The RNA shown here (Bacterial RNase P class A) has 341 nucleotides and comes from Sulfurospirillum sp.
Model confidence (mean pLDDT): 75 of 100.
The source organism's lineage runs through Bacteria, Pseudomonadati, Campylobacterales, Sulfurospirillaceae and Sulfurospirillum.
Its Rfam family is "Bacterial RNase P class A". Rfam's curators write: Ribonuclease P (RNase P) is a ubiquitous endoribonuclease, found in archaea, bacteria and eukarya as well as chloroplasts and mitochondria.
RNA sequence: AAGGUACGGCAGGUGAUUGCUUAAAUAUGUUAUUUAAGAGGAAAGUCCGGGCUGCUAUGAAGCGUAGUUCCGUUUAACAGACGGCUGGGGUAACCCAAGGGAUAGUGCAACAGAGAGUAAACUACCACUUAUAUGUUUACAUGUAGUGGCAAAGGUGAAACGGCGGGGUAAGAGCCCACCAGCGUCUUGAGCAAUCUAGAUGGCUUUGUAAACCCAACUUGCAGCAAGAAUGGAUUGGUUUUGCUUCAUAAUAAAGACCAUUCGCUACAAUUUUCUAGCGAUAGAAAAUGCAGAUAAAUAAUCACCCACGACAGAACUCGGCUUAUCGCCGUACCUUUGCA
Repeated sequence: AAGGUACGGCAGGUGAUUGCUUAAAUAUGUUAUUUAAGAGGAAAGUCCGGGCUGCUAUGAAGCGUAGUUCCGUUUAACAGACGGCUGGGGUAACCCAAGGGAUAGUGCAACAGAGAGUAAACUACCACUUAUAUGUUUACAUGUAGUGGCAAAGGUGAAACGGCGGGGUAAGAGCCCACCAGCGUCUUGAGCAAUCUAGAUGGCUUUGUAAACCCAACUUGCAGCAAGAAUGGAUUGGUUUUGCUUCAUAAUAAAGACCAUUCGCUACAAUUUUCUAGCGAUAGAAAAUGCAGAUAAAUAAUCACCCACGACAGAACUCGGCUUAUCGCCGUACCUUUGCA
């Protein structure tokens, strides 16, 4: 200097004038003035997990439904996050994983090939306890057919019941032996563990696929702020009221539906800074701060200057995550290549 990888921050700013919403204070009663505040990093999707509310209340068991799946940590909880192990990709920094079980069972694997799972004999090889033809001549050789042996050689295929070398055999085969690979069992060392390293030993080795059905272990009520509560009005007859079944304890009747108003509605597992512990996510302690609550839906318009010349895009109970969209700028660390010192 070029190319790349991972993480973090910002989200137009400042000033003036007019306007909108909420809260407080003051005055006054139709309201006015002053002060303070007024959409996001994703507010989106509604994919997970909660807080909260209700199902007459509480608890237990079973079924169903749904989910998870290597090890450990973290959290209110999670299928999240963090750290590691294993496998795969990349020269690397790093990235990805829907990571238990194929020896419980079922299903699926085109074409080619003899044969694709306890699957098989196409071309070959060997033998004659057989037949026949030819040659030579009396028992041999060759060919064809038949019967038996064989899975070593060749072929097909992505893949054909471990590999290579030797012995053995009529020809062959882990049939046997040595060296490897795979799998199982035991032991040493490291680690909380997943697992890794090293050694011993054994049968001789029986495809792949579960993001196919399935099996195993663990977890799992239902519905949702249009939940629900209060007040007032209207209405009147039955029905229904939060997965199913069983058991135990307690309670035993009224209320709800429709309309209006108020509450729920923003002080929360909250935010920021510092210190301590930790590789980290995070935890503890101290201090400071209070930052929208609309209800047909408020935060806008004009002018001036600056600038990186602004994309994706608007809260509706709320919090922790995940996913998706996205213009431009700034910062930190690491990897590779090239050059110079």